[in-house]
Context: one part of a larger RNA
């Protein structure tokens, strides 16, 4: 020096546990903000550092309801001082207060600071002076009303005044729109792809978007939109490479349809062109107008189609009632063993000194709101019509109406499966530019026949997407190097000028009973006794592996 064994140290693996996470489902909610938000700064406690709460009325004030014996949040004990059956603490609802910053809004500014101003009140003061204190006003844009008023005659712009719970800012994802990459793939790369993705911007809503055919289809027919399944990796597109990739039809979810403009009639006004209001009317089997015929007493409704409110009822926001066991043995402890009982619309679950239906919290079942919030299909209510100049339906005639710088076309682009192709269709930009129901669009160049629909105005629930947030339930999800980055002071400590980055640390015991007292000592750490405990498990605390270190014994060199 090594090997083996033993005994220790060190170390913190493993096992067990769970306060915390992760996921799924159901229901709710889907917004907050100039009545000053979200988010902060600074304060605020008897002693007070962090967290929580609150705001100079500052871990709180007032009222109402619940609750019923203790309480003065927490890490975190102690002392002090108090409150409370005249009902505290606590929980729910409503109200009051609510510094300063922040859209931040009187002006400024290096956020939480500085400097003004209007009107009024108070203190001081002789004072309507000054100083101090308090309340209040003063930003921009928009809308409405009014006044004033240029170039320029009327006007208009502008300016000024008054009024306005008008707007702004924040917010996870989902939505629509305006812009819009590259890496990458093509085994390089340019068309292409990634991808209309990421990202930026605007605007919403609880959903958004879309939506009642100028749609499809195929000579049969369907009948708004949205979403799912299929059709189908099909038809197609494609340096026909890589790749991209429908629709019709069928099966489902859910279902809902309406309103204007115009013709015509009436009223008012008119610059005589027309304008405003009311009726009428809304379609492709049209409507208006004229004539003829039939029929009629109920129907509809606040999500569109006209519009306002109240009530019942129900739900939410605190809670309440809630059955049934004792003895004995072992043990530190009984819920375990044994014995004999009881309840069950309750043997879900958790806790209690080991494993409890009957000890505690609960569970099944049942009940509950002064107030506030939500739903509100029912009722009140509202609208149309009610005996005929009306409603609805049908026939004949008439040819009055039916969305124009539109459709189409040319050029340049984009979207569709469609990369310019034979390229229709849809949508933009520039230019040009119709028809008028004997009209117009579409059916994939184009033409004919045939079929189908009616553009150039608008609204519209449900089915669909998402979850920052609340409640409940569940898990062949994790169990402290896992599960959130975060079970602990967590977006903390740390790092960075900054944008930003970003950890680690859980477990004594049933109960602190947390070791009085004695001894060694550098009077500290630590240790030895004694004591506690079931056990030292002794706060460097459950279990306590290995690496590593030490001591002892044996053997090898």
């Nucleotide at each position: 020096g090594g090997u083996a064994c033993a005994u220790g140290g060190u170390g913190g693996a493993u096992g067990u546990c769970u306060u915390g996470g992760c996921g799924u489902g159901a229901c709710g909610a889907g917004g907050c903000g100039a009545u000053g938000a979200a988010g902060g700064a600074c304060g605020u406690g008897g002693u007070a550092g962090g967290c929580u709460g609150c705001g100079a009325u500052a871990a709180g004030c007032c009222c109402a309801g619940g609750g019923g014996a203790g309480c003065u949040g927490u890490c975190a004990a102690a002392c002090g001082a108090g409150c409370u059956u005249u009902g505290a603490u606590c929980c729910u609802g409503g109200g009051a207060u609510c510094u300063c910053c922040g859209a931040a809004u009187g002006g400024g500014g290096c956020a939480a600071c500085c400097c003004g101003u209007u009107u009024c009140c108070g203190a001081u003061g002789a004072a309507u002076a000054g100083u101090c204190g308090g309340a209040u006003u003063c930003g921009c844009c928009g809308g409405c009303a009014g006044a004033u008023g240029a170039a320029u005659g009327c006007a208009u712009a502008g300016u000024c005044u008054g009024c306005c719970a008008g707007g702004a800012g924040c917010c996870a994802a989902c939505g629509c729109a305006g812009g819009g990459a590259a890496c990458u793939g093509a085994a390089a790369c340019a068309u292409c792809u990634c991808a209309g993705u990421a990202c930026c911007u605007g605007c919403c809503g609880g959903a958004a978007a879309g939506g009642a055919a100028a749609u499809c289809a195929a000579c049969c027919g369907a009948g708004a939109c949205u979403c799912c399944g299929u059709c189908a990796g099909u038809a197609g597109c494609g340096g026909c490479g890589a790749g991209c990739g429908a629709a019709c039809g069928c099966g489902g979810a859910a279902a809902a349809g309406c309103c204007c403009a115009a013709a015509c009639c009436g009223g008012c006004c008119u610059u005589c062109g027309g304008g405003c209001c009311g009726g009428g009317g809304u379609u492709g089997c049209g409507g208006g107008c004229g004539c003829c015929a039939a029929u009629c007493a109920g129907g509809a409704g606040u999500u569109a189609c006209a519009a306002a409110g109240g009530c019942a009822a129900c739900g939410g926001u605190a809670g309440c009632c809630g059955a049934g066991g004792u003895g004995u043995c072992u043990g530190g402890a009984a819920a375990g063993g044994c014995a004999c009982a009881c309840a069950a619309u309750a043997c879900a679950g958790g806790g209690u000194g080991a494993u409890a239906g009957u000890c505690c919290c609960g569970u099944a079942g049942g009940c509950g709101a002064c107030g506030c919030c939500g739903u509100g299909a029912g009722c009140c209510c509202u609208c149309c019509g009610u005996u005929a100049c009306g409603g609805u339906u049908g026939g004949c005639g008439u040819a009055c109406c039916a969305g124009a710088g539109u459709a189409g076309c040319a050029c340049g682009g984009a979207g569709c499966u469609c990369g310019u192709g034979g390229a229709a269709c849809u949508c933009c930009g520039u230019g040009u530019g119709a028809a008028g129901c004997u009209g117009g669009g579409g059916g994939g160049c184009c033409c004919a026949c045939c079929c189908u629909c009616c553009a150039a105005g608008g609204c519209u629930a449900a089915g669909u997407a998402c979850u920052a947030c609340g409640u409940c339930a569940c898990g062949a999800c994790c169990g402290a190097u896992a599960g959130u980055g975060g079970a602990c002071a967590a977006g903390u400590a740390u790092g960075g000028c900054g944008a930003c980055u970003g950890a680690a640390u859980g477990a004594u015991g049933a109960a602190a009973a947390g070791a009085a007292c004695c001894c060694c000592u550098a009077c500290u750490a630590g240790g030895g006794g004694a004591g506690u405990u079931a056990a030292a498990a002794g706060u460097a605390c459950c279990u306590g592996a290995a690496a590593c270190c030490a001591u002892g014994u044996a053997c090898c060199u």

The prediction has a mean pLDDT of 84. Large-subunit ribosomal RNA, domain I from a Phycisphaerales bacterium, 557 nucleotides, folded computationally. The organism belongs to Phycisphaerales, within Bacteria.